[in-house]
Context: one part of a larger RNA
RNA sequence: GGCACACGGUGGAUGCCUUGGUGCUAGGAGGCGAUGAAAGACGUGGUUAGCUGCGAUAAGCCUUGGGGAGCCGCUAAACAGGCUUUGAUCCAGGGAUCUCUGAAUGGGGGAACCCGGUUCGUGUCAUGACGAAUCAUCUAUUGCUGAAUACAUAGGCAAUAGAAGCGAACGAAGGGAACUGAAACAUCUAAGUACCUUCAGGAAAAGAAAGCGACAGCGAUUCCCUAAGUAGCGGCGAGCGAACGGGGAAGAGUCUAAACCGGUUAUACGUGAUAGCCUGUAAGCGUUGUAUGAUCGGGGUUGCGGGGCUUUGUUGGAGGAGGUUACAGCCUCUUCGAAGAGUUACAAAAUCUACUUAUAGCUGAACUUGUUGGAAAGCGAGGUCACAGAGGGUGAUAACCCCGUAAGCGAAAUGAGCAGAUCUCUUUGAACAAAGUUCCCAAGUACUGCAGAACACGAGAAAUUCUGCAGGAAUCUAGGGGGACCAUCUCCUAAGACUAAAUACUACCUAGCGACCGAUAGUGAACUAGUACCGUGAGGGAAAGGUGAAAAGUACUCCGGGAGGAGAGUGAAAUAGUACCUGAAACCGUGUGCUU
Repeated sequence: GGCACACGGUGGAUGCCUUGGUGCUAGGAGGCGAUGAAAGACGUGGUUAGCUGCGAUAAGCCUUGGGGAGCCGCUAAACAGGCUUUGAUCCAGGGAUCUCUGAAUGGGGGAACCCGGUUCGUGUCAUGACGAAUCAUCUAUUGCUGAAUACAUAGGCAAUAGAAGCGAACGAAGGGAACUGAAACAUCUAAGUACCUUCAGGAAAAGAAAGCGACAGCGAUUCCCUAAGUAGCGGCGAGCGAACGGGGAAGAGUCUAAACCGGUUAUACGUGAUAGCCUGUAAGCGUUGUAUGAUCGGGGUUGCGGGGCUUUGUUGGAGGAGGUUACAGCCUCUUCGAAGAGUUACAAAAUCUACUUAUAGCUGAACUUGUUGGAAAGCGAGGUCACAGAGGGUGAUAACCCCGUAAGCGAAAUGAGCAGAUCUCUUUGAACAAAGUUCCCAAGUACUGCAGAACACGAGAAAUUCUGCAGGAAUCUAGGGGGACCAUCUCCUAAGACUAAAUACUACCUAGCGACCGAUAGUGAACUAGUACCGUGAGGGAAAGGUGAAAAGUACUCCGGGAGGAGAGUGAAAUAGUACCUGAAACCGUGUGCUU
């Protein structure tokens, strides 16, 4: 030196554990913000570094409920001092306070800083100073003012209301790639994806046929299963990819524009023998009337076409007022009564009551003993409860020790849901039928050409839908569709608007589950984690869990300057001593044996 064995050191694998993650299910909630948000800075404790809470009233103040003996948050013990059955700490509802920054909004600014105006107050002999309130911008409405420039308008000022900013996904719209695939690549694909922007809601969007279909019919929209990887599209490559029909979820329908009538208003025209004032007769009035525009009310909303106007016919609760006056008729408005409907559309607010429910809680059955052991819940023996033998804890494995579990009960206050009442609105005089009618039925629209886009459909035989430029209709004997186009037949009525549910999502709250992870795993983060640290910055981004049942965390003695040890003591165990469960390997030693 090597090999073997034994015993150690180092190291932190493995096993066991879990406070943390992860995926999903059901329900709730689906927003917060100028009444100042989200996110922060700085403070705040008797002693206070970090976290948490809170805001100069600062680990808190008031109040209403719950609860019932201890309490003054955590790392984290201690000292000092307090509070509490006159009910503290704690939990829940409501309220008060809430520095400075931040949309940040009096002005400025390099966020958490600087400097002001106005009014009122405090203070000073006075100024400086301090406190409270207020002062940004834009939009809408209203009012007051008011140029060039006469009326006017622009502009200015004030009041009232609203907006702004943040937020995970889901939604709609406006823009819109490339890698990639095509085994290269250009049409194509990826993909209208990623991404950017705007806007909204608890959902959004869509939506009551100018629709489908096929000679039969269906009857708004949305979503699911199917039809079907079919019909098709496609350098007919790669690939893309319907619809009809069938079965389900859900189910709901409505309002305008126009014709016509009336009111108000503006402009133009017009008469002196008045064309007008509901009709008839008489009296009376006359800037009344006619046309056009605007606005308001009535009317009207459809495809076996609908509506308007005129005429005719049938039916009709009561009262009051008006239409210049009197009488008769006619018309309009209104009150009561009657009938009906309703707060998600079809009009639109609020209050009360009852019930259910959310935000604290409460009751809640049944066991002893022997034995091993440090410890019993183990083992042995004998019992008990069960609408409760889910789960967790307790010195090892507990239905009956503790928390709970099944079941049942509970709210002063605030919120939600649901029902009813009050309440609100509609109809009640128009409805129906017939005939007539030179009335109306959404215009720079439909449509056409050119250029693009969306449709499963790449210009194709290319319909349909949308857009830019240019042209440019018709009003029911009309117009559009049925995949070029034409005819026949058939379906529908564009160019205005609203609309719940079934559907999508989960930052957040509650309850629960897992042939999900178990500290190099699972979130980056089980621990002071988006921390430490790195970077000018955008940004990047860790490592780090476990004594023991209980600190009982080794009094005292000795060696040592200390560190660290040796005794002693605690403990079941100290090779469990805070460098702490188990403690593998690499690596380093000590001892013994063999060997050179």